[in-house]
Molecule: Glycine riboswitch aptamer
Organism: Planctomycetota bacterium
């Protein structure tokens, strides 16, 4: 200096499960009024879903000790490290939009971005 990279940005694509009940509050609109309809928001319930975050662990591998031996290792036990699209449902989420693992393509890129 190049290259790969964690990462960051922009466009694109992206699954799953309820428009659940129940109360409180309610824009707009409609009424002469009374009062109607009622987007949406918050709270509890239940019932689900996993692809935001976030918890869990196999095998390898290491340490400790015990046994065991042809002395290379074996083997039990106990700790450590130890991944996911696997699991858990804490969070989030279950009409649309928004989110959205992860993938393509483009820029950027170890003080760069934030």
């Nucleotide at each position: 200096c190049c290259a790969c990279c964690a990462u960051c940005u922009g466009u694109u694509g992206g699954a799953g499960a309820g428009u659940g009940g129940u109360g409180c509050g309610g824009a707009c609109c409609c009424c002469a009024c009374c009062g109607g309809c009622g987007a949406c928001g918050c709270a509890c319930c239940c019932a689900c879903c996993g692809a935001a975050g976030g918890g869990g662990c196999a095998a390898c591998c290491c340490g400790u000790g015990a046994g065991c031996u042809u002395c290379c290792g074996c083997c039990c036990a106990c700790g450590g490290c130890g991944a996911a699209u696997c699991u858990c449902u804490c969070a989030g989420g279950u009409u649309c939009c928004a989110g959205g693992a992860c993938a393509a393509c483009a820029g950027g890129g170890u003080u760069c971005c934030g």